Fluoride riboswitch aptamer (crcB RNA motif) from an Actinomycetota bacterium, 62 nucleotides, folded computationally. It matches the Rfam family "Fluoride riboswitch aptamer (crcB RNA motif)". Gene Ontology terms of the family: response to fluoride and positive regulation of gene expression.
[in-house]
RNA sequence: GCACAGGAUAGCGAUGAAGCUCGCUCAACCGCACCCAGGGUGCUGAUGGCUUCUACCCCGAG
Numbered sequence: 001g002c003a004c005a006g007g008a009u010a011g012c013g014a015u016g017a018a019g020c021u022c023g024c025u026c027a028a029c030c031g032c033a034c035c036c037a038g039g040g041u042g043c044u045g046a047u048g049g050c051u052u053c054u055a056c057c058c059c060g061a062g
Stems, first nucleotide, its partner, number of pairs: 010025004016053006031043005
């Protein structure tokens, strides 16, 4: 210096926050379609799942 193992603490699951829950990790994770292959155009969603809040979008009422 590299690799591996153990312990502790933590973290991650396409856009914010909290609780619960599931799975995963010393990397987990970083959506889809088309055209191009330097990149460009377009689309959905604030959840891994459930509930709540905030933001955004659509419809209706006052």
The organism belongs to Actinomycetota, within Bacteria.